This is a predicted structure of a 390-nucleotide RNA (Bacterial RNase P class A) from a rhizosphere metagenome.
[in-house]
RNA sequence: UGGAGCAGACGAUCGCCGGGCGGCCCCGCCGCCGGGAGGAAAGUCCGGGCUCCGCAGGGCAGGAUGCCGGGUAACGCCCGGUGAAGGUGACUUCGAGGAAAGUGCAACAGAAAACAAACCGCCAGCCAGGCGCCUGGGAGCUGCGCUCUCUGGCCGAUGCUGGCAAGGGUGAAAAGGUGGGGUAAGAGCCCACCGCAGGCUCGGUAACGAGUCUGGCCAGGCAAACCCCAUCCGGAGCAAGGUCAAGCAGAAGGCGCUCGAGAACGGCCCGUUCGAUGCCUUCGGGUAGACUGCUCGAGCCCGCCGGCAACGGCGGGCCUAGAUGAAUGAUCGUCACGCUCGUCCGAGGCGACCCGGACAGCGAACAGAACCCGGCUUAUGAGCCACCCG
Numbered sequence: 001u002g003g004a005g006c007a008g009a010c011g012a013u014c015g016c017c018g019g020g021c022g023g024c025c026c027c028g029c030c031g032c033c034g035g036g037a038g039g040a041a042a043g044u045c046c047g048g049g050c051u052c053c054g055c056a057g058g059g060c061a062g063g064a065u066g067c068c069g070g071g072u073a074a075c076g077c078c079c080g081g082u083g084a085a086g087g088u089g090a091c092u093u094c095g096a097g098g099a100a101a102g103u104g105c106a107a108c109a110g111a112a113a114a115c116a117a118a119c120c121g122c123c124a125g126c127c128a129g130g131c132g133c134c135u136g137g138g139a140g141c142u143g144c145g146c147u148c149u150c151u152g153g154c155c156g157a158u159g160c161u162g163g164c165a166a167g168g169g170u171g172a173a174a175a176g177g178u179g180g181g182g183u184a185a186g187a188g189c190c191c192a193c194c195g196c197a198g199g200c201u202c203g204g205u206a207a208c209g210a211g212u213c214u215g216g217c218c219a220g221g222c223a224a225a226c227c228c229c230a231u232c233c234g235g236a237g238c239a240a241g242g243u244c245a246a247g248c249a250g251a252a253g254g255c256g257c258u259c260g261a262g263a264a265c266g267g268c269c270c271g272u273u274c275g276a277u278g279c280c281u282u283c284g285g286g287u288a289g290a291c292u293g294c295u296c297g298a299g300c301c302c303g304c305c306g307g308c309a310a311c312g313g314c315g316g317g318c319c320u321a322g323a324u325g326a327a328u329g330a331u332c333g334u335c336a337c338g339c340u341c342g343u344c345c346g347a348g349g350c351g352a353c354c355c356g357g358a359c360a361g362c363g364a365a366c367a368g369a370a371c372c373c374g375g376c377u378u379a380u381g382a383g384c385c386a387c388c389c390g
Base pairs, nucleotide, nucleotide: 001386002385003384006381008335009334010333011332012331013330014329016036017035019033020032021031022030023029024028038366042377043376045375046374047373048372049371050237051236052235053234062233063232064231065230066229067081068080069079070078071077082096083094084093085092086091097228098227102226103225104222105221119168120167121164122163123162124161125160126159130155132154133153134152136150137149138148139147140146141145176194177193178192179191180190181189195217196215197214198213199212200211201210202209203208241292242291243290244289250283251282252281253280254279255278262274263273264272265271299318300317301316302315303314304313305312306311337363338362339361340360342359343358344357345356346355348353
């Protein structure tokens, strides 16, 4: 640095939630047998199954994804590649389509942030200026020579006009890079190599790579800014949905209203009391409530085959929680594991030290199913294997 697993084991006692069988004073209770959380059950972030609703077809809006190929029920997931970036390396990371459709943005700094620009700088010309310098002529002074003056030339900004974009400086970013030629100074202005763009050839399913020719190079960055392009997407969720069904209300029928249907007083008779907005039956819808959905499934394990792999095919075996204020736990013992300024024993070394064993003490994480799967992300303990560097 990468990977594959594990998530203490066994026994006893006391409990908790479902299932099966049996017993009884079959209302409920008791006995026996058997089952009972996870790698993340978590976050609820993606994708599907299932259920109900919606839906002729097409479009708009909105959302998601975005190198290529493959896997899959599907995915924003996984596998294998390509390219780019990071690392000495094993290896890792990537919001990796379009900036030549359009609109926009770029703080500060800086001259200039995209129809390039010119602060310092480099170069050319002009002018001022000078008791400047040089050649020649003239005049003055006795002269060596000096002074004055005229003509021509040279030098020359702190100025003006123009050229340049090499160098400096600013910035996250400054309009190809390095070297040479060239030039007043420069510049793809020209040339070589590199880079870039386009064509062709070869390799590859492809992304792309290699080679070669052409073009002197032309349009910088940001799309986790709007946007454009391509592909995909109907909505709501197990409190989905289904079945049964008290009470109340409704409809229909029957009986009855002082000549009393019916009800209460524990069963029957009598009796007493109540009694008309009454009583009984049936019906459909349906609330409470109960049941269902509910766990056999893109299932798990083993082997063989295909594939680099993700994954797929075939054969055999297995059944593995279904709770609903919500069970799956607690205590004790033995063993295993880890740790130690502990004690003892043994081996090595001159030694600091180190290795092994016994005993003792201590420790053992994150976390709890709720319709079910596939992923991602996050939390978390101790050990194992392979590789890299020293």
The RNAcentral record of the sequence draws on MGnify.